Predicted 3D model of a 95-nucleotide RNA (SAM riboswitch aptamer (S box leader)). Of the family's consensus pairs, 97% are formed in the model. The coordinates come from a structure-prediction model, not an experiment, and the mean pLDDT is 82. Rfam family: SAM riboswitch aptamer (S box leader). About the family: The SAM riboswitch is found upstream of a number of genes which code for proteins involved in methionine or cysteine biosynthesis in Gram-positive bacteria.
RNA sequence: CACUUAUCAAGAGCGACUGAGGGACAGGCCCUGUGAAGUCCGGCAACCUGCUUAUGCAAGGUGCCAAAUCCUGCGGUAUUACCGAGAGAUGAGUU
Numbered sequence: 001c002a003c004u005u006a007u008c009a010a011g012a013g014c015g016a017c018u019g020a021g022g023g024a025c026a027g028g029c030c031c032u033g034u035g036a037a038g039u040c041c042g043g044c045a046a047c048c049u050g051c052u053u054a055u056g057c058a059a060g061g062u063g064c065c066a067a068a069u070c071c072u073g074c075g076g077u078a079u080u081a082c083c084g085a086g087a088g089a090u091g092a093g094u095u
Stems, first nucleotide, its partner, number of pairs: 002094007013041001015040003021031003025073004042065003046062003049058003069087001074084004
């Protein structure tokens, strides 16, 4: 890398350095020098882990910290929309 499985409508800085992009992809629509992405510190607590009868607590391992996975993208139903998949992200296990 691949496969399986669970979850994805909650949560998370008025910080420092840096300096132009970013929101997976496509179409939209947004965020951004009132500093993007990145790094450090800080925080949240999704999964694993530890404690706990449970509930909860901790924050060790990954992860995450604009907008529902930002919306749509294929099918069904349909006035809106809703449901199911697909794609994606994250954790755990396997080869």